[in-house]
Context: one part of a larger RNA
RNA sequence: GGACGAACGCUGGCGGCGUGCCUAACACAUGCAAGUCGAACGGAGCUAGAAGGGCUUGCUUUUCUAGCUUAGUGGCGAACGGGUGAGUAACGCGUGAGGAACCUGCCUUUCAGUGGGGGACAACAGUUGGAAACGACUGCUAAUACCGCAUAACAUAACCGGAUGGCAUCAUCUGGUUAUCAAAGCUUUAUGUGCUGAAAGAUGGCCUCGCGUCUGAUUAGCUAGUUGGUGGGGUAACGGCCCACCAAGGCGACGAUCAGUAGCCGGUCUGAGAGGAUGAACGGCCACAUUGGGACUGAGAUACGGCCCAGACUCCUACGGGAGGCAGCAGUGGGGAAUAUUGGGCAAUGGGGGAAACCCUGACCCAGCAACGCCGCGUGAAGGAAGAAGGCCUUCGGGUUGUAAACCUUAGUCAACAGGGAAGAAGAAAGUGACUGUACCCACAGAAUAAGCAUCGGCUAACUACGUGCCAGCAGCCGCGGUAAUACGUAGGAUGCAAGCGUUAUCC
Repeated sequence: GGACGAACGCUGGCGGCGUGCCUAACACAUGCAAGUCGAACGGAGCUAGAAGGGCUUGCUUUUCUAGCUUAGUGGCGAACGGGUGAGUAACGCGUGAGGAACCUGCCUUUCAGUGGGGGACAACAGUUGGAAACGACUGCUAAUACCGCAUAACAUAACCGGAUGGCAUCAUCUGGUUAUCAAAGCUUUAUGUGCUGAAAGAUGGCCUCGCGUCUGAUUAGCUAGUUGGUGGGGUAACGGCCCACCAAGGCGACGAUCAGUAGCCGGUCUGAGAGGAUGAACGGCCACAUUGGGACUGAGAUACGGCCCAGACUCCUACGGGAGGCAGCAGUGGGGAAUAUUGGGCAAUGGGGGAAACCCUGACCCAGCAACGCCGCGUGAAGGAAGAAGGCCUUCGGGUUGUAAACCUUAGUCAACAGGGAAGAAGAAAGUGACUGUACCCACAGAAUAAGCAUCGGCUAACUACGUGCCAGCAGCCGCGGUAAUACGUAGGAUGCAAGCGUUAUCC
């Protein structure tokens, strides 16, 4: 000098764009943050209409039709999006390869199919336990829920062959025989949509390897599933991943092991560069979700707002038993030098569901708060010497503040107010804006509404007076102060920066 997620002191006009718990991965009141589909299904309720019955003549009931709502079954989603950085020195991350060892819902393309049956369980009704949370029993019922049967290949498995290629196991193509395995309908009837099997693609994931990835030797030895083999189990898949047996290996001064610290990167800051420091915001990957463990469902989780067990904590209780998890968005307490609103909207972008209308979306878009940062603008401009008054200094002559003010002329930013008023909205029309009557335009009045902070001994731009008297104090270093202090305090003046200016912490 530059930088900052900064803080503190003094001061503070406006706008745009950003940023805002770095500390206690401390504890959390309250609200919201993941639903949707009636064009999968049977009910229930409401409304309207039609037909029939009872008839008290305007009520009630039965059936049918249409519409709306939806607790339950079922489907898809809930594994995304959002948060945090505790753990992790690791194939975690970065980079480059490999998978002759793998999976992939929705989507795209292609081929083939969608036949015929069965039995349940919710809802519901009844009975019943419990304070509640939540159950138990009996009976009835539907489906795109569940289960057999048929059909069966370019699928899978076994066996018998053939050809080509390679990288040890092998891979690819191909002929034959046998065995095994599918399906679901809906409706507004359409070139509809869904369902099943197969092949390919895309996307997403999984695994392996080379290289790189902090400090300490005042850590030198570490290791028994340890290292390898055979055989099995398990997995989507390779593998001590797991198991039985066998062998005795494996790692290490090219730093194993142990200990400490730490999420990694694109980047960011600085620097001429090499490098050093760093990893807030934005983007990619990883890990975690009160602590520890476990699996289930599923294409995908070992699942933040799912389940089970154990621990700590909090709450309810009729003491028998139950409920909870903000490192989602706001917000509260606490900690701290320190960090915001319990706001508006789905209008846009995107996501989930749905045929759609649409619903949901604290993602997101906006608004609020904060000079926290960057950028822009303003606090007027031109003229104006009787160099006014006042202040300060003075050698008492004057000097300085100072064209500064007054005064005259003039523009009208910003703020205030009246009128108009967008784009953002989407390939024809119409409709749809939270922000917002916002940006912007125009009118009006009149200098009006707006300057501070630090410094002035040298480094270092800027000096005098008074007060104080090694006191009070200053100080980044050198050092000032003990009676004329340009170094302390005040005043005048000056210098620097300016809606900021200084100080402190940290990095280069």